[in-house]
RNA sequence: GCCCCGGUAGCUCAGUGGUGGAGCAAUUGCCUUGUAAGCAAUAGGUCGUGGGUUCGAAACCCGCCCGGGGCUCCA
Numbered sequence: 001g002c003c004c005c006g007g008u009a010g011c012u013c014a015g016u017g018g019u020g021g022a023g024c025a026a027u028u029g030c031c032u033u034g035u036a037a038g039c040a041a042u043a044g045g046u047c048g049u050g051g052g053u054u055c056g057a058a059a060c061c062c063g064c065c066c067g068g069g070g071c072u073c074c075a
Stems, first nucleotide, its partner, number of pairs: 001071007010024004018055001026042005048064005
């Protein structure tokens, strides 16, 4: 330098064009003598970034940034 995969909640990930989600974690309540477990509820995200396409983009297209893997050249 080239190619491929990925970046979405604190963490691990789903969502492939039509209201941004799950599990765990957090907070509150119930339960318990108390804690854990269990049950219920709540909060938490400019979807890496800048543009484009579209009536509508997390998703499709282009540039850039970051992470992982592979290949090539030089030394």
Source information
Transfer RNA from a Candidatus Bathyarchaeota archaeon, 75 nucleotides, folded computationally. It matches the Rfam family "tRNA". Rfam describes the family as follows. Transfer RNA (tRNA) molecules are approximately 80 nucleotides in length. Lineage of the source: Archaea > Thermoproteati > Candidatus Bathyarchaeota.